[in-house]
Molecule: FMN riboswitch aptamer (RFN element)
Organism: Frigoribacterium sp. 9N
RNA sequence: ACGCGCUCCGGGGUCAGUGAAAAUCUGAGCCGGCGGUCACAGUCCGCGACCCGCGUCGUCCCCGAGAGGUGGCGGCCGGUUGAACCGGUGGAACCCCGGUACCGACGGUCAUAGUCCGGAUGAGAGGUGGCGCGG
Repeated sequence: ACGCGCUCCGGGGUCAGUGAAAAUCUGAGCCGGCGGUCACAGUCCGCGACCCGCGUCGUCCCCGAGAGGUGGCGGCCGGUUGAACCGGUGGAACCCCGGUACCGACGGUCAUAGUCCGGAUGAGAGGUGGCGCGG
C1' cells in the first nucleotide's frame, strides 16, 4: 500500500406586527450535508437522508385442519426527490466578485414550520482523519 473492525461526520427562529392562540401567518433578518467540475457551488452533474413499491429475500406475530392468507420489522433492488439569472474579471467560472431572485422530507402543534418538538443517543453519502487488528 491493501483488507477488516471501531471511531468521526448538518447549520439556522432574532426583532416587530396581527391574533384568544403563531419560534408555524405577515415584514425584515438567519442557515446551507457529501463527491465531482480547467476555479471556491444550497440552485450545474451526481450521491445521501426523508418518502413510495400489489419487486424480491429473510424474520416475527396472528388466522387456518391444511393449502394458504393478513400484518409488523429488516436486507437488497427499483422509483420519487426542491431552487438562478444578469453583469464583471479571467485562457477557463451557471463555482469567484457585484446585483437581483429562488429553494428546503415526513409526523406533531391552541394557527399553516428549512429554523420548534419527534422518529433520531437513529440512518448515511463521504473523507481516508484518529485508534486497533491482520498480513